């Protein structure tokens, strides 16, 4: 240099054009004589950048990182 393929809470994975969700983790509260375990609640995320659309994670281009393959 040429192709694909991944990018979504701190971690790790859902969402196939209509309010972003589990799981673990952090926290705060109950509950225990004390941790654990359980319960209930809360705060956290769609790689930038533009198109399309009434609405974009979602589709399309560019681009940026990570990853495979060719050479």
């Nucleotide at each position: 240099g040429c192709a694909g393929g991944u990018g979504u809470g701190g971690u790790c994975c859902a969402a196939u054009g209509g309010u972003a969700g589990a799981a673990u983790g952090u926290c705060g509260c109950c509950u225990u004589g004390c941790c654990a375990a359980g319960g209930c609640g809360a705060a956290g995320a769609c790689g930038c950048g533009g198109g399309u659309u009434c609405g974009a994670u979602u589709c399309c281009c560019g681009u940026c990182a990570c990853u495979u393959g060719c050479u």
Molecule: transfer RNA
Organism: Mollicutes bacterium